[in-house]
Context: one part of a larger RNA
Molecule: large-subunit ribosomal RNA, domain II
Organism: candidate division WOR-1 bacterium RIFOXYA12_FULL_43_27
RNA sequence: GCCGGCGACUUACAGUUGCAUGCGAGCCGAAAGGCGUAGGGAAACCGAGUCUGAAUAGGGCGUUAGUAUGCAGUUGUAGACCCGAAACCGCAGCGAUCUAUCCUUGGGCAGGAUGAAUUCCAAGUAACAUUGGGAGGAGGUCCGAACCGGUUGAUGUUGAAAAAUCAUCGGAUGACCUGAGGAUAGCAGUGAAAAGCUAAACGAGCGCGGAGAUAGCUGGUUCUCCCCGAAAUGGUUUUAGGGCCAGCCUUAAGCUUAUCUUUGCGGAGGUAGAGUACAGUUUGAACUAGGGCCCCGAAAGGGGUUCCAACUUCUUGCUAACUCCGAAUGCCGCAGAUUAAAUGCUUAGGAGUGAGACUACGAGGGAUGAGCUUCGUGGUCAAAAGGGAAACAGCCCAGAUCGUCAGCUAAGGUCCCAAAAUCUAGACUGAGUGGUAAAGGAAGUAAAGUUGCCAAAACAGCCAGGAGGUUGGCUUAGAAGCAGCCACCCUUUAAAGAGUGCGUAACAGCUCACUGGUCGAGCGGCUUUGCGCCGAAAAUUCACGGGGCUAAGUCUAGUACCGAAGCUACGAAUUCAUUUUGAGUGGUAGGGGAGCGUUCUGUUAUAGAGUGAAGGUGUGGUGUGAACCAUGCUGGACGAAACAGAAGUGAGAAUGUCGGC
Numbered sequence: 001g002c003c004g005g006c007g008a009c010u011u012a013c014a015g016u017u018g019c020a021u022g023c024g025a026g027c028c029g030a031a032a033g034g035c036g037u038a039g040g041g042a043a044a045c046c047g048a049g050u051c052u053g054a055a056u057a058g059g060g061c062g063u064u065a066g067u068a069u070g071c072a073g074u075u076g077u078a079g080a081c082c083c084g085a086a087a088c089c090g091c092a093g094c095g096a097u098c099u100a101u102c103c104u105u106g107g108g109c110a111g112g113a114u115g116a117a118u119u120c121c122a123a124g125u126a127a128c129a130u131u132g133g134g135a136g137g138a139g140g141u142c143c144g145a146a147c148c149g150g151u152u153g154a155u156g157u158u159g160a161a162a163a164a165u166c167a168u169c170g171g172a173u174g175a176c177c178u179g180a181g182g183a184u185a186g187c188a189g190u191g192a193a194a195a196g197c198u199a200a201a202c203g204a205g206c207g208c209g210g211a212g213a214u215a216g217c218u219g220g221u222u223c224u225c226c227c228c229g230a231a232a233u234g235g236u237u238u239u240a241g242g243g244c245c246a247g248c249c250u251u252a253a254g255c256u257u258a259u260c261u262u263u264g265c266g267g268a269g270g271u272a273g274a275g276u277a278c279a280g281u282u283u284g285a286a287c288u289a290g291g292g293c294c295c296c297g298a299a300a301g302g303g304g305u306u307c308c309a310a311c312u313u314c315u316u317g318c319u320a321a322c323u324c325c326g327a328a329u330g331c332c333g334c335a336g337a338u339u340a341a342a343u344g345c346u347u348a349g350g351a352g353u354g355a356g357a358c359u360a361c362g363a364g365g366g367a368u369g370a371g372c373u374u375c376g377u378g379g380u381c382a383a384a385a386g387g388g389a390a391a392c393a394g395c396c397c398a399g400a401u402c403g404u405c406a407g408c409u410a411a412g413g414u415c416c417c418a419a420a421a422u423c424u425a426g427a428c429u430g431a432g433u434g435g436u437a438a439a440g441g442a443a444g445u446a447a448a449g450u451u452g453c454c455a456a457a458a459c460a461g462c463c464a465g466g467a468g469g470u471u472g473g474c475u476u477a478g479a480a481g482c483a484g485c486c487a488c489c490c491u492u493u494a495a496a497g498a499g500u501g502c503g504u505a506a507c508a509g510c511u512c513a514c515u516g517g518u519c520g521a522g523c524g525g526c527u528u529u530g531c532g533c534c535g536a537a538a539a540u541u542c543a544c545g546g547g548g549c550u551a552a553g554u555c556u557a558g559u560a561c562c563g564a565a566g567c568u569a570c571g572a573a574u575u576c577a578u579u580u581u582g583a584g585u586g587g588u589a590g591g592g593g594a595g596c597g598u599u600c601u602g603u604u605a606u607a608g609a610g611u612g613a614a615g616g617u618g619u620g621g622u623g624u625g626a627a628c629c630a631u632g633c634u635g636g637a638c639g640a641a642a643c644a645g646a647a648g649u650g651a652g653a654a655u656g657u658c659g660g661c
Base pairs, nucleotide, nucleotide: 001661002660003659004658005657006656011078012077013076014075015074016073017072018071019070020069021068022067023066026035027034028033039046040045049061050060051059052058081220082219084217088210089209090208091207093206094205100184101183102182103181104180105179106178107177108176109174111143112142113141114139118135119134120133121132122131123130147171148170149169152167153166154165155164186202188198189197190196223595224594225593226592227591228590233246234245235244236243237242247353248352249350250349251348252347253346254345255344258343261337262336263335264334265333266332267331273325274323275322279319280318281317284314285313286312288309290308291307292305293304294303295302296301356381357380358379359378360377361376362375363374364373365372386397387396388395401572402571403570404569406568407567408566412562413561414560415547416546417545421559423558424557425556426555427554428553434549440534441533444531445530446529447528448527449526450525451524452523453522461518462517463516464515465514467491468490469489472486473485474484497512501510502509573585574584575583576582596650598647599646600645601644602643603642608638615634616633617632618631619630620629621628622627
């Protein structure tokens, strides 16, 4: 892991509600007695009333249907649906065969090195001291086996091993190692102290007991069909992943349109917008206090000002906490109308929910970031399958009772993959734009507008001119159209700037403006719009779903067709309403209803059964389903159905449990 067995809402006693039955101002019980027939008040007490109160006011609580039993729902007390702690406490407890420390008594330490004290001899001294040589054999001394340890690395990591192996390394006469016997223990021991160790998991051992501790937590919770069907919100909470009350669901009874939608009328309001009348803020200006600076003056004072600037006026804006104004929606009330639906309200029984998600719109926070966060209004998902969006809970279309090899449509599509137009008409795009992106940029292209020049010849090209005063003045080494500053005239002309650019050290040179000729018809500027271009660098083709497409791209108009579990048609089932026609039937949590099957009991010592029961394994059939019926083989002794009753009553999940493989 698979298969098979077992495995979770029970039982007792109370309360309460529903249904059923009996009797009924009573009911039940053998009885004592229990519940009920009267309440109100703290009480005295009064009584269909009473209490409060001065009140005859107002208000509160009352002004007769129960009771007993059965069954069911649910609540309380009990382990109370099942499994699960980490822990806490108790004891006639059990443990020091591991390990910590101690006590008693034993054992062990190859070999080598170093050479303390002491001492002998000699030298030496006045005598010591001292020196040399020998003997000697000290030491938590040195090297290194046994022994004890465990430094580093590798292997091992379902190991050979629940701590090892290999290599390497530390101690190795000592605070050494070790055998045997003994002592100390659970808030206790022991500890050269690491909260270490106390029998392979010790910040409080193990066993048993309290004990089914408790678990607002996690997991699991077993047959079928039918009807309805939520919530993820508000308030509060040592509360925030839990509760309680309300909201939303369901069932029963009652009221019977009270509900929703829409029309009309009447209301309240200060949002969007707008405005600047108020409050605050703000642009420019005028006017002019005050201030700064400068000048005159010994001071008083006076003067100037392109500085700052109040008030006032004009002008331009802004505002959630501004409003002289002010919608649309929404909300409330009244009246009318359509619809009649699982609309509304009341009482009673049962819940679940109180983590929500995305999307559109209106806002706050954030960075007018987030698949971000917090609200409001709607939608979908949650609890919704089907079609579309390549794939894709929350987007678009649309809500699946069942069946059909029938039809019509929605969104979206119609060249092929792949159902349906290589459809019709008119435009645009040339970028594979389409099939990602901005500021910004550009004689892309199409359309519209406006304004200039032009047969007295425009625009472009080509031919020619483009001069003189003069090298203007200043500056400068130089400055001659062309470094820079100032001025920018006059003349000759068809025209020609005191010069548009290149150029020179400065000149020169080239060129332009401007003019003539040639040519012969349109040529420029600006604005707006459509579709394109650049801007455009990331990790396989890979930013159309692919092939591929110049339409099979984009825009405008149109006609066909395809396309879903939508709608229609036919058949069937079921729910609710019905006089009839009818309307419904997606569904998690959850409420309600109807059934199937298992074991046992009664009727029942039943029908049946060796001419073959139960069980096993196939086949055929029936039912919406749980399931059932018939029958072949196997099996070898029991055992239905019907009507009732009672439950150890249904498994695929619980790191379930036991067994098998």